[in-house]
RNA sequence: UUUCCAUUCAGAGUGGCGAGAGAGAUUCGGCUCCAUGACCGCCACGGCAACCUGCCCCUAUUUCGGCAAGGUGCCCAUGCCGACCCGUAAGGGAACGAUGUGGG
Numbered sequence: 001u002u003u004c005c006a007u008u009c010a011g012a013g014u015g016g017c018g019a020g021a022g023a024g025a026u027u028c029g030g031c032u033c034c035a036u037g038a039c040c041g042c043c044a045c046g047g048c049a050a051c052c053u054g055c056c057c058c059u060a061u062u063u064c065g066g067c068a069a070g071g072u073g074c075c076c077a078u079g080c081c082g083a084c085c086c087g088u089a090a091g092g093g094a095a096c097g098a099u100g101u102g103g104g
Stems, first nucleotide, its partner, number of pairs: 001104003005100004013045006022033003027083004046075003051071002053068004079096001084093003
């Protein structure tokens, strides 16, 4: 980088340093954050979760369930909301993106 599958309205952040204007993936609209310094990068300490992993229970085996937290991931707002399709609406679905696991 590509592909398969799963998840994507739950949860959890402060401080320091650097930098200095936009940022929230992409376009438009709304909304939110932002010179009281956002977004971003690095560091420290903390936390959430349980995909992989380890152990246990059950089982013919798996699935399911429980515990832990080694590898990832994540810690404003649902992936901030809407847009495309179905639907009067509530709602459902898709696409794109993100994360994990396996394969190429």
Molecule: SAM riboswitch aptamer (S box leader)
Organism: Desulfovibrio sp.